[in-house]
RNA sequence: AGAGUUUGAUCCUGGCUCAGGAUGAACGCUGGCGGCAUGCCUAAUACAUGCAAGUCGAACGGGAUAUCUUCGGAUAUCCAGUGGCGAACGGGUGAGUAACACGUAGGUAACCUGCCCAUGUGCCCGGGAUAACGCCUGGAAACGGGUGCUAAAACCGGAUAGGUAUCGCUUCUGCAUGGAAGAGAUAUUAAAGGAGCUGCAAGGCUCUGAACAUGGAUGGACCUGCGGUGCAUUAGCUGGUUGGUGAGGUAACGGCCCACCAAGGCGACGAUGCAUAGCCGGCCUGAGAGGGUGAACGGCCACAUUGGGACUGAGACACGGCCCAAACUCCUACGGGAGGCAGCAGUAGGGAAUUUUCGUCAAUGGGGGCAACCCUGAACGAGCAAUGCCGCGUGAGUGAGGAAGGUCUUCGGAUCGUAAAGCUCUGUUGCAGGAGAAAAACGGCAGAUAUAGGAAAUGAUAUCUGAGUGAUGGUAACCUGCCAGAAAGUCACGGCUAACUACGUGCCGGCAGCCGCGGUAAUACGUAGGUGGCGAGCGUUAUCCGGAAUGAUUGGGCGUAAAGGGUGCGUAGGUGGCCUUAUAAGUCUGGAGUGAAAGGCGGCAGCUCAACUGCCGUAUGCUCUGGAAACUGUGAGGCUGGAGUGCAGGAGAGGGCGAUGGAACUCCAUGUGUAGCGGUAAAAUGCGUAGAUAUAUGGAAGAACACCAGUGGCGAAGGCGGUCGCCUGGCCUGUAACUGACACUGAAGCACGAAAGCGUGGGGAGCAAAUAGGAUUAGAUACCCUAGUAGUCCACGCCCUAAACGAUGAGUACUAGAUGUUGGAAUUUUCAGUGUCACAGCUAACGCAAUAAGUACUCCGCCUGAGGAGUAUGCACGCAAGUGUAAAACUUAAAGGAAUUGACGGGGCCCCGCACAAGCGGUGGAGUAUGUGGUUUAAUUCGACGCAACGCGAAGAACCUUACCAGGCCUUGACAUCCCCUGCAAAACUAUAGAGAUAUAGCAGAGGUUAUCAGGGUGACAGGUGGUGCAUGGUUGUCGUCAGCUCGUGUCGUGAGAUGUUGGGUUAAGUCCCGCAACGAGCGCAACCCUCGUCUUUAGUUACCAUCAUUCAGUUGGGGACUCUAGAGAAACUGCCGGUGACAAACCGGAGGAAGGUGGGGAGGACGUCAAAUCAUCAUGCCCUUUAUGGCCUGGGCUACACACGUACUACAAUGGCGUAUACAAUAAGAGGCAAUAUCGUAAGAUGGAGCAAAACUUCUAAAAUACGUCUCAGUUCGGAUUGAGGUCUGCAACUCGACCUCAUGAAGUUGGAAUCGCUAGUAAUCGCGAAUCAGCAUGUCGCGGUGAAUACGUUCUCGGGGCUUGCACUCACCGCCCGUCA
Repeated sequence: AGAGUUUGAUCCUGGCUCAGGAUGAACGCUGGCGGCAUGCCUAAUACAUGCAAGUCGAACGGGAUAUCUUCGGAUAUCCAGUGGCGAACGGGUGAGUAACACGUAGGUAACCUGCCCAUGUGCCCGGGAUAACGCCUGGAAACGGGUGCUAAAACCGGAUAGGUAUCGCUUCUGCAUGGAAGAGAUAUUAAAGGAGCUGCAAGGCUCUGAACAUGGAUGGACCUGCGGUGCAUUAGCUGGUUGGUGAGGUAACGGCCCACCAAGGCGACGAUGCAUAGCCGGCCUGAGAGGGUGAACGGCCACAUUGGGACUGAGACACGGCCCAAACUCCUACGGGAGGCAGCAGUAGGGAAUUUUCGUCAAUGGGGGCAACCCUGAACGAGCAAUGCCGCGUGAGUGAGGAAGGUCUUCGGAUCGUAAAGCUCUGUUGCAGGAGAAAAACGGCAGAUAUAGGAAAUGAUAUCUGAGUGAUGGUAACCUGCCAGAAAGUCACGGCUAACUACGUGCCGGCAGCCGCGGUAAUACGUAGGUGGCGAGCGUUAUCCGGAAUGAUUGGGCGUAAAGGGUGCGUAGGUGGCCUUAUAAGUCUGGAGUGAAAGGCGGCAGCUCAACUGCCGUAUGCUCUGGAAACUGUGAGGCUGGAGUGCAGGAGAGGGCGAUGGAACUCCAUGUGUAGCGGUAAAAUGCGUAGAUAUAUGGAAGAACACCAGUGGCGAAGGCGGUCGCCUGGCCUGUAACUGACACUGAAGCACGAAAGCGUGGGGAGCAAAUAGGAUUAGAUACCCUAGUAGUCCACGCCCUAAACGAUGAGUACUAGAUGUUGGAAUUUUCAGUGUCACAGCUAACGCAAUAAGUACUCCGCCUGAGGAGUAUGCACGCAAGUGUAAAACUUAAAGGAAUUGACGGGGCCCCGCACAAGCGGUGGAGUAUGUGGUUUAAUUCGACGCAACGCGAAGAACCUUACCAGGCCUUGACAUCCCCUGCAAAACUAUAGAGAUAUAGCAGAGGUUAUCAGGGUGACAGGUGGUGCAUGGUUGUCGUCAGCUCGUGUCGUGAGAUGUUGGGUUAAGUCCCGCAACGAGCGCAACCCUCGUCUUUAGUUACCAUCAUUCAGUUGGGGACUCUAGAGAAACUGCCGGUGACAAACCGGAGGAAGGUGGGGAGGACGUCAAAUCAUCAUGCCCUUUAUGGCCUGGGCUACACACGUACUACAAUGGCGUAUACAAUAAGAGGCAAUAUCGUAAGAUGGAGCAAAACUUCUAAAAUACGUCUCAGUUCGGAUUGAGGUCUGCAACUCGACCUCAUGAAGUUGGAAUCGCUAGUAAUCGCGAAUCAGCAUGUCGCGGUGAAUACGUUCUCGGGGCUUGCACUCACCGCCCGUCA
């Protein structure tokens, strides 16, 4: 000193949370020792038991016991009583108290003070009782009653002294009332003795007690200034109340109390009320200012079961005293009594929680006493508790086979780890034994000496010596011996925050201070290993301060984040121009007092150190006092600049009242006129033949004032608009005559305050909540239409709120410019308004920027996370509606502002695509084929699901395939590697059993032969089309062949980001050109590649044939021209011309050319998106399985069938069907193959086999077309499904379940609803041919050629895409987010 958390990311605002310190603590786990502290915070709840205040015989009388006795008594101890002192201290607690209770500083000329100290004085003469005790007697007890003695330092009277009070007099004095001293008069008031020594006695001496006076000290009492708390949703309080006079009372002042008189006193500077609370020194925290707190220790106060009262006394209205009342408890003979732990222990209860019914008066202190001494739960000590602080220890050195073991592992190793063991030491602490303090000084006693006085004795005082006094405690410290022996835990390990792996679990169980972890690979749960922190403790919980500048004095804000009052006037208050002078309240600067001690801080010292303790020093405050006079304040005097007045002008929808004008709407009357009008997207309700709408004339009524009109004007704001008149407020300019700070702001208060609304009375044309009807709609209490009432208008009175906004309070001063506009003066310019742009500056940014949100000052209002809520409640106002003021419980980690990237919009602009449109042909209807869903099933294996699954994986399921089902079998296995044993006989063939796998037997002799072959065995392992495509690689689809996607450097921005890539043109294209804070570059585009189209050249066999010859025939000779084949080249580049364009890029047209602007087609797919598809092509992590989820076999299934969908084929016919005849292709394939000619069969096909590994032979007749004939619009000579019969072929096998042929049968279907698909030219449409797979099996797929169109105005709309821009509360990104109701 900061950190986490709002977002996709950013900056800000803002809350929440954490890291620190602390505690009279509690709880969990653990626990060796010592020192010093601390220990009912809750029930001021109730208390059993014991103790906590007594003492004095040197005040008094008496009694008991003991000893002595001269028997009279004496001495000692003890006891109750009278009497004295104490019991008002010490100890406890914090209920009450917001108060002179406390703190601090003062005052008392308004007071008291026992014991103590100092000084002085005196101590004289008398008197009568009473307790104890004796006797009698009451009562259960507590406790008494009567009678009879007796003493005092108990009580009473007198004297004296002094004092006090009153009166007047004199002197002195003070801050007011007043005070002091002196003399006098009047009144009144004192006492007590005891003890010791000595002495025959008288007496002397000493000590002590008591009395009075004066003073001191100590302790108290009262008064005052200032200080420390919450609520105004407590605003008024007060009758002894405020004051006076007089009397009373008190130690003393005082309404303290009383009588009379006056009517005051307190209060927004917060009275009164309510709530809470003992106050302080201090303690905790904080850099400080502050905030919190008031345990222990110390000071003060208050209280003693609750409430009240007084007595005694120096002192109390009294914790262990009294009386009364109340509650509670106890005793009781029922009549009556007793009690008060908030003293020390202890008990119950409450509670998360707080100790022993201990020892001693040894010390310190207190009470009594002459003293010894007695008493002392004060105190000193011990006990219990890790409750806290401090200190010490649990060992040290060496020790690598890096042991065993644990954990992890890539299986190599790594780590726990020099850690352990082992070896060598030490003995703090511990255990045992020994010796053993300080705290002890007194007092008293004994002895000695000295001093003063005295005649002396005795005594007193001082010093020295001696004996004696210890609860703690045989404790601390010390010495000796002994053994590493007896002594480590706890929390954490995702980030904040130091520290990581494995297993288990699988949104379960759980964690969590905040963010958040956990849904099968969890560093976040649980356990283990390891690691980190602290350590006899460690964590958790609670509370306080800090961080928090989140209440901001130091040190915050209010345009949009929370926050400027709707506006003005104005009271109190706050603040205030220039000069002179005085003062000294503030201010500054000296001195003094106080600020208790303890504590804190600095220094030094004592316990071995430390904690702890001791000594010295040190204070922000308050009070008194001296000085200074700049500033502020105050008093006095002046000034004119602020402010105001005057004079001269000026503009204006400023306000109020009255009058008046025209246009329009509506209504009324009349005329003309006829069938509609009106209204809407379209309609209907409505009006109209009883004459509307339209039109003309006349009239009535109400409301509003077109054009002018303008970021023009005026007003404090709300607001103000025809014209004229009257009344009236404010403003501006010029001038400088007057006043002389008269000013600014402004709680409270007062006034104004749009619209709507309310009351009373008018008015009512138009418009129009409510309402009615018609539409729209799933509904439509809406939007649209037709009507229409309050209201809108006027007068008077209320209401008092608005996004009352510039979301920006008022005032003053200062701080670059540019440019409009209104009013005035001037004509260089300037003043007052009202706008725009913009510098500095400010701001989180947006933006503001002389009209500030800049720089400063003054005053007011307001804010402190979001929601709850501007709500409840209370109060005030209001006729009501409602308004003003204004919470809390509870919930929550965000809510919010500005800006950024994207996505999105039934936002805008530009552009593209068979996207639409224009066309052609289909699908959707039928039958069949095929795929899918669903259903069924033992199984109908699995995958693919919008486009981008569904004739898809599958280029071909009868067995096989095959993964599925049933049954039968195998278990180191059908397949791989390693080890051991055996050495012969494996495969093939034959036979038998079996459904087969398999088993047995025979024949035969491959390979191996100290073993590479075969069989058997053992376990490591094999195997898995088992799971997870959401753990993955690879591959693929899609947006999309769309034109985009990025980077480096620079620049801009606090930043996310922007720029570049935008703009103007252009293109199929981010294609190219120009411009530009950008300049370049990369992946994409294009090109390079293949193919088709033209030509040239080379080469001509199996291809070709113009010329020459030849043949039935390019058949043969021959040719190298042509076609063709396949190598190499050429050609096309906007190259040329014209126009347009910006002198560009490019576009349009043209020429030439086989081909023209990318010539046609193909291959080629940027950054990325979809957790897209695939674990069943393959590979692969993890999980699962191992006589089975592996392997073999037979049979079945994948071919099921009410149904639904996709994709195709064939059709519905005459552009056709059928028959006959006749033409013209290309691609491609072929040896377990293609198969010709020929023969047979109606045909499928069969027999047979020439030729061909193919420019040679074969598949191979192409079909549509063409010509002729027939059919004549019908379920047909269309259509061919279905079914029957008979066959052919393939194959081990054709039942489930193949294809084909012949004959017979002849279904639906007559062009297909909503909807929807393809295609822009050799394309669609139509026609046939080939191939892969394949034993056989295409209507599918991939190719080939033949015939061969129509249309495109155009980009409004649909879909998809690209670019720019705008809005946004979306960013999982509109299939978003989110509101209400119900469950």

A computed fold for a 1383-nucleotide RNA from an uncultured bacterium, annotated as small-subunit ribosomal RNA. The coordinates come from a structure-prediction model, not an experiment, and the mean pLDDT is 83. The sequence is in RNAcentral, with records from Greengenes. Rfam family: Bacterial small subunit ribosomal RNA.